[in-house]
About this RNA:
This is a predicted structure of a 141-nucleotide RNA (c-di-GMP-I riboswitch aptamer) from a Candidatus Methylomirabilota bacterium. Its Rfam family is "c-di-GMP-I riboswitch aptamer". Its family is annotated with cyclic-di-GMP binding in the Gene Ontology. The source organism's lineage runs through Bacteria, Bacteria candidate phyla and Methylomirabilota (SeqCode). The model forms 100% of the base pairs in the Rfam consensus.
Parts: sequence; C1' cells; structure tokens
RNA sequence: GCCCGAGAAAGCCAACUUCUCCGUGAGGGGAGGGCGGAACGCCACGGGUCAUCUUUGGAUGUCGCGUUCACAAGCGAAAGCCCUGGCAGGCACUGAUCGCUUAAGAAGACGAGAUCCACUGCUGAUAGCCGAGCUGCCGAA
Repeated sequence: GCCCGAGAAAGCCAACUUCUCCGUGAGGGGAGGGCGGAACGCCACGGGUCAUCUUUGGAUGUCGCGUUCACAAGCGAAAGCCCUGGCAGGCACUGAUCGCUUAAGAAGACGAGAUCCACUGCUGAUAGCCGAGCUGCCGAA
C1' cells in the first nucleotide's frame, strides 16, 4: 500500500412515522424519532421503479341527436292485417292495421365529455433498487 472488517475505539448518517414548509405529482427541505448502514458519502451516465403531461387502442358510466321495439292516451284515415314453404291458425267495423302528437321504458348505432387500463413519446423523481464513475474515517485477525 492492497484485500478485508473486531461483541475494538472515536465519531457519522437516518427507514417507518409525527409536526411544519416547498411541489399538480412522484418526491424533497427543517425539527423530533431510530429500522438499519463501513461507503446507506458524491454523481441521474446505463438499467429498473414511480409521477405529471401526451399518441394510439380498449373497458365502464354520463349527456345529446335521431332510429327500432313494446305499451298507454288523444286525433285522423280505415277493411283488411299478422303468421306459414303451403294448408291450418290468430286479430278485426264493439275499429284490427296505418299516420301524427303526448307521456314514460328498453335496445343497438353516431357524436361529445368523464374515469380507469395498456402502449408510445417528452419532462421530472428516486443514490436506503442495481450497475458504472469519483472520493473518504479507523485498524485487530
């Protein structure tokens, strides 16, 4: 000097959490507190994770417009209408069926917006997630 790390000595840092401040957020600063730490000192270069915003896609509600179906009432027209391959069957002048209006309901389509999820991109956070880089206290075996 290097590897290494004592039930060694002197000191050091501070997880969860409480109060407070900053930040949209992840998170950070200060004061208590101490799970831990021999690089748990520095550094966002690589990976990971997380946050804001975002591209695309999906899911679930909401709202709007019009359509269809079933039902009720009113008005008008009305002798046929429904079903079947066909026969048969059913409804109908005590108004079936059709049109319009109103009230309330369901379905799927379109549009708008909300929430959530995945993906893409940007920006950021994290060094007590890992790696790279830089530096450092003590000294028994």